[in-house]
Source information
This is a predicted structure of a 78-nucleotide RNA (c-di-GMP-I riboswitch aptamer) from a mouse gut metagenome. Its Rfam family is "c-di-GMP-I riboswitch aptamer". About the family: GEMM was predicted in a large-scale screen for bacterial structured RNA regulatory elements. The sequence is in RNAcentral, with records from MGnify. Of the family's consensus pairs, 95% are formed in the model. The prediction has a mean pLDDT of 85.
RNA sequence: GCAAACUGCCGGAAACGGCAGGACGCAAAGCGAAUGGGGGCUAAGGCGCGACUUUGCGCUAUGCCAGCCCGGCUGCCG
Numbered sequence: 001g002c003a004a005a006c007u008g009c010c011g012g013a014a015a016c017g018g019c020a021g022g023a024c025g026c027a028a029a030g031c032g033a034a035u036g037g038g039g040g041c042u043a044a045g046g047c048g049c050g051a052c053u054u055u056g057c058g059c060u061a062u063g064c065c066a067g068c069c070c071g072g073c074u075g076c077c078g
C1' cells in the first nucleotide's frame, strides 16, 4: 500500500461486479482474461431430451474468477 469473510445499497439470469463499512490475509492480493498457457464458476441465449397441466434434465461462453496454478511486464525498505 492492498483488502478476505461478513453486512448494507446498486447492477446482473447467474457466476460475479461496483460503492460504503469491515480486516482474513498478501512482495506483488500491481498490470494482462480473443495482447501467453492451463484450471475453475455460471448457463441468459442457443441446441437436444422430457413433460402435458409441465415450467424439468443435459450440453454449450459470446458471461465471470488474476486473493486457483505456471509464465510475462513493473515493483518498496533492509
Base pairs, nucleotide, nucleotide: 001026002025006021007020008019009018010017011016024067030073031072036070037069038068039065040064041063045060046059047058048057049056